[in-house]
């Protein structure tokens, strides 16, 4: 320089045009002499940034940053 994948809760990840969800973590209540397990429950997101289509964008589309992984050219 060129392709590709990838960005969503504190951590791991689903969702691919119609209310943004799970498990793990924190908090709190139950149980327990007390602790861990084990039950409920809450709490946590400008879906990477800016722009387009669209009635509607996490999703499609263009651009830009991050991170990974390949391929080429100079030195």
């Nucleotide at each position: 320089g060129c392709c590709g994948a990838u960005g969503u809760a504190g951590c791991u990840c689903a969702g691919g045009g119609g209310u943004a969800g799970a498990g793990c973590u924190u908090u709190c209540g139950c149980c327990u002499u007390g602790u861990a397990a084990g039950c409920g429950a809450a709490g946590g997101g400008u879906c990477g940034u800016g722009g387009g289509u669209u009635c509607g964008a996490a999703u499609c589309c263009c651009a830009c940053c991050g991170u990974c992984g390949g391929c080429u050219c100079c030195a």
Molecule: transfer RNA
Organism: Vulcanimicrobiaceae bacterium